[in-house]
RNA sequence: GCCACCCUAGCUCAGUUGGUAGAGCAACGCUUUUGUAAAGCGAAGGUCGUCAGUUCAAGUCUGACGGGUGGCU
Numbered sequence: 001g002c003c004a005c006c007c008u009a010g011c012u013c014a015g016u017u018g019g020u021a022g023a024g025c026a027a028c029g030c031u032u033u034u035g036u037a038a039a040g041c042g043a044a045g046g047u048c049g050u051c052a053g054u055u056c057a058a059g060u061c062u063g064a065c066g067g068g069u070g071g072c073u
Base pairs, nucleotide, nucleotide: 001072002071003070004069005068006067007066010025011024012023013022019056028042029041030040031039049065050064051063052062053061
C1' cells in the first nucleotide's frame, strides 16, 4: 500500500424482510441468614464509533472518516 471482517448497557454479545433496542454477567436495592456467600425478586443503566445521504421511518441501506482484528505484498 491492498483486501475482508468488527464497532450496540460497565463487560461478553443478540437484534429476522428498515417499523419506537434486548439477554447473560457485574454493580445497586429488597427478601432470606446471627452474619457473609449462594438463591429468589426488583429497579436502573444506551445520543447503537463520528459525520452526512436515502426514506414517512435507519442499530439495519449508501458514502466518507476514526478505531480494532485478520490476511496479502
A computed fold for a 73-nucleotide RNA from a Patescibacteria group bacterium, annotated as transfer RNA. The RNAcentral record of the sequence draws on ENA.